[in-house]
């Protein structure tokens, strides 16, 4: 960096330091001096890992990771259903992201 699986509408702070930006890129809507990144605390969750059952399962959270504004914040590609068109819904699919595996 590339491949295979899964999961992707849930849940998570009126701390503390900093001090302008962020929300993956594009578009678009947004969030931000009533503080954005980032970093420490705290939280949440339960992919791997622990234990009890050992076929589904279930409990607990040491430990390795994740997350902690909005559906992955919306679309962007096919099809379906609506419409005069259009808006709009639904299914799928692509990106991305996270876990665990394998080059």
């Nucleotide at each position: 960096c590339u491949c295979u699986u899964a999961u992707u509408a849930a849940g998570a702070g009126a701390g503390g330091c900093u001090g302008a930006g962020g929300g993956a890129a594009a578009g678009g809507c947004c969030c931000g001096a009533u503080g954005a990144a980032g970093c420490c605390c705290g939280g949440c969750a339960a992919c791997c890992g622990u234990u009890c059952a050992c076929a589904u399962g279930a409990a607990a959270a040491a430990g390795g990771u994740g997350c902690u504004a909005a559906a992955u914040c919306c679309u962007g590609c096919a099809g379906a259903c609506u419409u005069a068109a259009a808006c709009g819904u639904c299914u799928g699919g692509a990106a991305g992201a996270u876990a665990a595996g394998a080059g």
The prediction has a mean pLDDT of 85.
The RNA shown here (SAM riboswitch aptamer (S box leader)) has 103 nucleotides.
The model forms 97% of the base pairs in the Rfam consensus.